[in-house]
RNA sequence: CGAGCCGGCCGGGUGGCCGCGGCCCGGUCAUGCCGGGUCGAGGAAGGUCGGGGCUCCGUAGGGCAGGGUGCUGGCUAACGGCCAGUCGGGGCGACCCGCAGGAAAGUGCCACAGAAAUCAAACCGCCGAUGGCCCCCGGGCACAGGCAAGGUUGAAACGGUGCGGUAAGAGCGCACCAGCGCCCGGGGCGACCCGGGCGGCUCGGCAAACCCCACCCGGAGCAAGGCCAAGCAGGGGACGGGCUGCCCGUCCGAUGUCCCCAGGUAGGCCGCUUAGAUGGAUGGCCACCCAGUCGCGCAAGCGAUGGACAGAACCCCGCCUACAGGCUGGCUCGCCGU
RNA sequence: GGUCCCGUGGUGCAGUUUGGAGUGCACGCCGGCCUGUCAAGCCGGAGGUCGCGGGUUCAAAUCCCGUCGGGACCGCCA
Numbered sequence: 001c002g003a004g005c006c007g008g009c010c011g012g013g014u015g016g017c018c019g020c021g022g023c024c025c026g027g028u029c030a031u032g033c034c035g036g037g038u039c040g041a042g043g044a045a046g047g048u049c050g051g052g053g054c055u056c057c058g059u060a061g062g063g064c065a066g067g068g069u070g071c072u073g074g075c076u077a078a079c080g081g082c083c084a085g086u087c088g089g090g091g092c093g094a095c096c097c098g099c100a101g102g103a104a105a106g107u108g109c110c111a112c113a114g115a116a117a118u119c120a121a122a123c124c125g126c127c128g129a130u131g132g133c134c135c136c137c138g139g140g141c142a143c144a145g146g147c148a149a150g151g152u153u154g155a156a157a158c159g160g161u162g163c164g165g166u167a168a169g170a171g172c173g174c175a176c177c178a179g180c181g182c183c184c185g186g187g188g189c190g191a192c193c194c195g196g197g198c199g200g201c202u203c204g205g206c207a208a209a210c211c212c213c214a215c216c217c218g219g220a221g222c223a224a225g226g227c228c229a230a231g232c233a234g235g236g237g238a239c240g241g242g243c244u245g246c247c248c249g250u251c252c253g254a255u256g257u258c259c260c261c262a263g264g265u266a267g268g269c270c271g272c273u274u275a276g277a278u279g280g281a282u283g284g285c286c287a288c289c290c291a292g293u294c295g296c297g298c299a300a301g302c303g304a305u306g307g308a309c310a311g312a313a314c315c316c317c318g319c320c321u322a323c324a325g326g327c328u329g330g331c332u333c334g335c336c337g338u
Numbered sequence: 339g340g341u342c343c344c345g346u347g348g349u350g351c352a353g354u355u356u357g358g359a360g361u362g363c364a365c366g367c368c369g370g371c372c373u374g375u376c377a378a379g380c381c382g383g384a385g386g387u388c389g390c391g392g393g394u395u396c397a398a399a400u401c402c403c404g405u406c407g408g409g410a411c412c413g414c415c416a
Base pairs, nucleotide, nucleotide: 001334002333003332004331005330006329007328008327009326010325012289013288014287015286016285017284018283020040021039022038023037024036025035026034027033028032042309046320047319049318050317051316052315053314054221055220056219057218061248062247063246064245066217067216068215069214070213071085072084073083074082075081086100087098088097089096090095101212102211106210107209108206109205110204123151124150125147126146127145130144131143132141133140134139135138159177160176161175162174163173164172178202179201180199181198182197183196184195185194186193187192225270226269227268228267234261235260236259237258238257240252241251242250263415264414265413290307292305293304294303295302296301339412340411341410342409343408344407345406348365349364350363351362352361358396367383368382369381370380371379389405390404391403392402393401
């Protein structure tokens, strides 16, 4: 100098004028009006994906069913979040990605093609040693039968290479390599890693298929819920109803409860917040400046343009998604110079 | 604000449960036949990013995650 990786932060500033909402103070008979003061969007306020607080369901209890999570250790009120690590994959590297338990528990699926898709099987092929027949005694022929090395299909075909072995072959035997299981030693809290030995054990894939294992989960949601006011018109059904489903259990009830139809209402206060509305405030204009872009100019500079995504509605912790542009820290690779 | 559902030719749907060439239905569209002409009828044909992106898988409309768009419902009195 070029290319790239990871993290943190900002996301217009100052002043003036006008305007909006909440609260406080003062004036005024006044809840209205006027004046003054003070506060007034975000890193995501968004999507509503996960969790918690809060509120109600008058046992919120047990079992089954159902749902969620899924390497290990820690953090947290909790989480599907965060941090650190392990393993697998990618990159020369900094580093990145992973819903990453179990397929030697069981069931199921693996289209088409192919002989065969998992208790293996045999289309082409190889052999035909043994048994049968023929002859020139070494071969030939056909069958029974044996084999799985090679070919073919497929996303995937029951380890690989070599030697031996055989009629031909095959972990059939052996050596090495790969995987798996068991045992031992060492390290680590652990996932797991390192080393050694034994066993021919060679066992397909899918659990973001059912399922098994471990852990977690009662339901609904601020239109929750509480108080007040206004207005109307009751009728029918069930006998049980409430705690999402089923069973047990428990609680309440028959001038009662629930469901359905019809009717009325669309108001106020609390919940509610150092922004706190309930027709929903947080804005507009001007001047100068700061990035950025364009034009002119050798240059200093001048002129024009111009700032994204988006806006709270009970609160909080996370995740995900959108985002013009800028500042900053650390690191990697390549080239050049000293 | 909250809860839930849907997205497949031009339109409305089925297919998603249990993954197997995007298959199918109705209407519509195009061409031909029929008719003096039109409609109806008959024959043939075209037309698909399965909303979008990523993942699991040999293979995704279907399973999982994210995202976009659309729709439905809710309170109080009695």
Background
Two RNAs folded together computationally: RNase P RNA and transfer RNA, 416 nucleotides in total. Model confidence (mean pLDDT): 78 of 100. It holds a member of the Rfam family "Bacterial RNase P class A". Rfam classes the family as a ribozyme.